[in-house]
């Protein structure tokens, strides 16, 4: 230097063909238990790497960049 692939809560990952962004672990709070730990039941955490842009509507479709990785040279 080209290609391609990956980027979504704190972490590990979804969203079937563009239609309200979600699970589990972590965490918080209540109840239970002498405490702790189990167990329930409740939230709290996100403008999806970064911009443009197409569409009535974008995580997703298309451009240009950042970072990581692969391969080639």
């Nucleotide at each position: 230097u080209a290609u391609c692939a990956u980027a979504u809560a704190g972490a590990u990952c979804a969203a079937u063909a563009g239609g309200u962004a979600g699970a589990u672990c972590a965490u918080g709070a209540a109840u239970u238990u002498u405490u702790g730990g189990u167990a329930u039941u409740c939230g709290a955490g996100g403008u999806u790497g970064a911009g443009u842009g197409u569409u009535c509507g974008a995580a997703u479709c298309a451009c240009u960049c950042u970072a990581u990785g692969a391969u080639a040279a």
Molecule: transfer RNA
Organism: Linnemannia hyalina